[in-house]
RNA sequence: CGCGGGUUAGAGCAGAGGUUAGCUUGCCAGUUUGACUUACUGGAGGUCGGGGGUUCGAGUCCCUCACCCGCUA
Repeated sequence: CGCGGGUUAGAGCAGAGGUUAGCUUGCCAGUUUGACUUACUGGAGGUCGGGGGUUCGAGUCCCUCACCCGCUA
C1' cells in the first nucleotide's frame, strides 16, 4: 500500500431505518444500620469519532477523513 473489524455516558458494552438512545459498573444523594459493607430508591453524566449524502425520518444505509485492532505482502 491492499483487505477486514472497531469508534455510543468516567470504564466495559447493547442498540440490524421510526415512539424517550439503553444495560452493567463507577460517581452523587436518600432509605436502611450503632457504624461500615451489602441491599433498595432516586439523580447527574451522551454534539452516538469529524464532515457530507440518501430518506418524510439515520446511532443504524452510502461516501470521505481521522484514530485503534487484526490479516496480507
This is a predicted structure of a 73-nucleotide RNA (transfer RNA) from Chryseobacterium viscerum. Model confidence (mean pLDDT): 82 of 100. Its Rfam family is "tRNA". Rfam describes the family as follows. Transfer RNA (tRNA) molecules are approximately 80 nucleotides in length. It is annotated as a transfer RNA. Lineage of the source: Bacteria > Bacteroidota > Flavobacteriia > Flavobacteriales > Chryseobacterium.